Transfer RNA from Candidatus Woykebacteria bacterium RBG_13_40_15, 72 nucleotides, folded computationally.
RNA sequence: GCGCGAGUAGCUCAGCGGUAGAGCGUCUCCUUGCCAAGGAGAAGGCCACGGGUUCAAAUCCCGUCUCGCGCU
Numbered sequence: 001g002c003g004c005g006a007g008u009a010g011c012u013c014a015g016c017g018g019u020a021g022a023g024c025g026u027c028u029c030c031u032u033g034c035c036a037a038g039g040a041g042a043a044g045g046c047c048a049c050g051g052g053u054u055c056a057a058a059u060c061c062c063g064u065c066u067c068g069c070g071c072u
Base pairs, nucleotide, nucleotide: 001071002070003069004068005067006066007065010024011023012022013021018055026042027041028040029039030038048064049063050062051061052060
């Protein structure tokens, strides 16, 4: 330098055009003599960045950045 893959909640990941979700974690409450386990609820996202297409974009297109793999 070229090709491919990845970037979404604190972490690990889903979501492939129509109001962004799960598990774990955090906080509050219930249960218990206490802890653990269990139950109920809550907080936490401008979807890596910039532009374009569209009535509507995490999703499609272009460019940039970061990480991984391969080729030279």
It matches the Rfam family "tRNA". It is annotated as a transfer RNA. Rfam links the family to the GO term triplet codon-amino acid adaptor activity.
NCBI's taxonomy places the organism under Bacteria, Bacteria candidate phyla, Candidatus Woykeibacteriota.